[in-house]
The RNA shown here (transfer RNA) has 72 nucleotides and comes from Bifidobacterium adolescentis. The RNAcentral record of the sequence draws on ENA.

RNA sequence: GCGUCGGUGGUGCAAUGGCAAGCACGGCGGUCUCCAAAACCGUUGAUCCGGGUUCGAGUCCCAGCCGGCGUG
Numbered sequence: 001g002c003g004u005c006g007g008u009g010g011u012g013c014a015a016u017g018g019c020a021a022g023c024a025c026g027g028c029g030g031u032c033u034c035c036a037a038a039a040c041c042g043u044u045g046a047u048c049c050g051g052g053u054u055c056g057a058g059u060c061c062c063a064g065c066c067g068g069c070g071u072g
Stems, first nucleotide, its partner, number of pairs: 001071007010025004018055001026044006048064001050062003
């Protein structure tokens, strides 16, 4: 270089083109406790960038950036 797979909260992952983007862990606050841990309740925060298609895009198309794998 080419091919292929992927990029979503701090982390690990979900999400038929219909979404009000969900779950767990984490963070924060609280209940409980002599204190803490555990448990329970509440809360917090995300679609890599730019175009396009569409009534509607995290999802489809094009170009780019980053990473994994394969290959000359």

Model confidence (mean pLDDT): 83 of 100. NCBI's taxonomy places the organism under Bacteria, Bacillati, Bifidobacteriales, Bifidobacteriaceae, Bifidobacterium.